[in-house]
Molecule: Glycine riboswitch aptamer
Organism: marine eukaryotic metagenome
Formats: sequence, C1' cells, structure tokens
RNA sequence: CCCUGCGGGAGAGAUUGGUGCGGCCGUCCUGGGGUGGCUGCUUCGACGCCGAAGGAGCAACGGGCCCCCGGAAACUCUCAGGCACAGGGACCGUAGGGGA
Repeated sequence: CCCUGCGGGAGAGAUUGGUGCGGCCGUCCUGGGGUGGCUGCUUCGACGCCGAAGGAGCAACGGGCCCCCGGAAACUCUCAGGCACAGGGACCGUAGGGGA
C1' cells in the first nucleotide's frame, strides 16, 4: 500500500406540479361505468439545499524561462452523487491474508 471480516461513521426537502399502476373513502347514473378527495409505489419536470463515493481546480515548491507543464487536502466547485427510516458513505479502530 492492497484485499477480506467485524465495530464506528456527518450534512442537506418525508418540498412541489404532472404521468402511469394500485389501495381506501365519498358521490352520480344503475350491474359496471362516470367523477371527487386522501394515500403507496413509479417516472418526467420545477424550486431550494448538502459534501464524505467518484470527478475537477490550486498554494508552497520543482521543471522550463514564454507563461506552459508537474504539483495535496476533510480547502474550493457541485459534473456525478445525495436531502425521513433503510441503504450508501470519505475516514477511523480491530482481526486475518497478500505485496513493496
């Protein structure tokens, strides 16, 4: 440094409009349809927000001696990802294995 097991591990919307498929309740016509409300999942948007997968940017410094190349992070950006629980999760501890 890498792999595996175990334990720990933050932030920010249970926002909102529509599509589709269900469930529950009401209502109208009356034997299977119309329509309204609530709700679960799904998917397409809108607005707001978060930084700790991944990705990108750079200070000292080095090369070069033009303003170009190299150059770290938990900093910055927010492309990706995420914003109830769960899952995921940089990183930390521990046990085993492998490598230099």